[in-house]
Molecule: RNase P RNA; transfer RNA
Organism: Candidatus Hydrothermia bacterium
RNA sequence: UGAGGAGGCCAGGGAGUCGCCCCGAAAGGGGAGGAAAGUCCGGGCUCCAAAGGGCAGGGUGCCACCUAACAGGUGGGCGCUGUAAGGCGACGGAUAGGGCCACAGAAACGAGACAGCCAAUUCUACUCUGACAGAAUUACAGUCAGGGUAGAAGGCUAAGGUGAAACCGUGGGGUAAGAGCCCACGUACCUUACCGGCAACGGUAAGGUAGGCAACCCCCACCCGGAGCAAGGUCAAGCAGGGGCGAUGGAGUGGCCCGCUCCGUAUAAGCCCCGGGUAGACCGCUGGAGCCUACCGGUGACGGUAGGCCUAGAGAAAUGGCUCCCCUCGACAGAACCCGGCUUACAGGCCUCCUCAACUC
RNA sequence: UGGGCCCGUAGCUCAACCGGCAGAGCAGCGGACUCAUAAUCCGUUGGUUCGGGGUUCGAGUCCCUGCGGGCCCAG
Numbered sequence: 001u002g003a004g005g006a007g008g009c010c011a012g013g014g015a016g017u018c019g020c021c022c023c024g025a026a027a028g029g030g031g032a033g034g035a036a037a038g039u040c041c042g043g044g045c046u047c048c049a050a051a052g053g054g055c056a057g058g059g060u061g062c063c064a065c066c067u068a069a070c071a072g073g074u075g076g077g078c079g080c081u082g083u084a085a086g087g088c089g090a091c092g093g094a095u096a097g098g099g100c101c102a103c104a105g106a107a108a109c110g111a112g113a114c115a116g117c118c119a120a121u122u123c124u125a126c127u128c129u130g131a132c133a134g135a136a137u138u139a140c141a142g143u144c145a146g147g148g149u150a151g152a153a154g155g156c157u158a159a160g161g162u163g164a165a166a167c168c169g170u171g172g173g174g175u176a177a178g179a180g181c182c183c184a185c186g187u188a189c190c191u192u193a194c195c196g197g198c199a200a201c202g203g204u205a206a207g208g209u210a211g212g213c214a215a216c217c218c219c220c221a222c223c224c225g226g227a228g229c230a231a232g233g234u235c236a237a238g239c240a241g242g243g244g245c246g247a248u249g250g251a252g253u254g255g256c257c258c259g260c261u262c263c264g265u266a267u268a269a270g271c272c273c274c275g276g277g278u279a280g281a282c283c284g285c286u287g288g289a290g291c292c293u294a295c296c297g298g299u300g301a302c303g304g305u306a307g308g309c310c311u312a313g314a315g316a317a318a319u320g321g322c323u324c325c326c327c328u329c330g331a332c333a334g335a336a337c338c339c340g341g342c343u344u345a346c347a348g349g350c351c352u353c354c355u356c357a358a359c360u361c
Numbered sequence: 362u363g364g365g366c367c368c369g370u371a372g373c374u375c376a377a378c379c380g381g382c383a384g385a386g387c388a389g390c391g392g393a394c395u396c397a398u399a400a401u402c403c404g405u406u407g408g409u410u411c412g413g414g415g416u417u418c419g420a421g422u423c424c425c426u427g428c429g430g431g432c433c434c435a436g
Stems, first nucleotide, its partner, number of pairs: 001357010012326007020031004033332001037343002040341005045228004052258004057224005062076005077091001078089004092219002097217002099213003114160001116156003121153012168186006187210010232283004241274005249263004290309008327330001363434007372387004381418001389405005411427005
């Protein structure tokens, strides 16, 4: 200098003026975001029993730690990827069981069928040679032994070229032919022992096993009660009742059962239908797992101590309009109970660290 | 404003089992019949399965994420 990687920060600035919301008697003070968003997770808070038991259901899934909690974060392991800095990973179990593996292919996990190989063993048929077999010749038949051919029983799965995937791969031995059948080396997994590590895991040795899918059911381990601020509470205003169901009653309870609490027990409680009334105010509502700085502990996420600060709180819903100046010409976007995360959207700019290549000293 | 939930397949209405070649009806186009039109008959076109990513040999289907649409919720 070029190419790239990781982390963090800012989110136009200033002045004047007129308005809006909140606090305050006034003076005066405060007034959107890193995502306020999506509502995808987790918690606080409120009510139901300061939420209990079981089933069903849901979620998470390498290990350790952080945290109020999490599917989040930090550090580590393993796998894939990149020359590297780095990046990505729902990453328990296929030896509990069920299911699936289209097309192609002999076959998709059942070991066999198809096709093919073999003639060691047994049997049958044919055939050749020899013996029984002699004193001669010929023919036929038989028995036994050996050889050959064909077939059946039998043995075998290496080769079958398809497929995303083929019963572990390569080489050698062995055999009638073969095959992890045996041997050597190698791949993956399991068990046992030892070593290192809290652990995941890694290393060594011995033995054993050999398809994939669990973001299919399932098994194992752990976690989850339900609903949500239109939760829930207080006050005020207003009206007119009628009908039906209703006793192993009803409500809270929202998947079911138990349990618990409350109401009621004969003109029930409660629910449904018709009809009528009100459409108000206040609390919850922002001081909180809060923010900033320094120090300490920790590799780190984070935790602790000390000091300082108060920083929107509406209820048809405020945070805006106009004028001027400057610059690098301004993106995505607007709080509604609160907080921790994740994900998504985003103009431009700045800072720190690291890797690779080339050149110079 | 807020909270809870559901859906998205051809121009329209809907199918597609436990993942295995995306289909039906209507509509459209062409032809036949008719003097002409309709009806009828024959043939035929038409798909980013809302977008993106992942799991898998393979995704409309399973998972994650975004977009769009709809429904419900006060005393």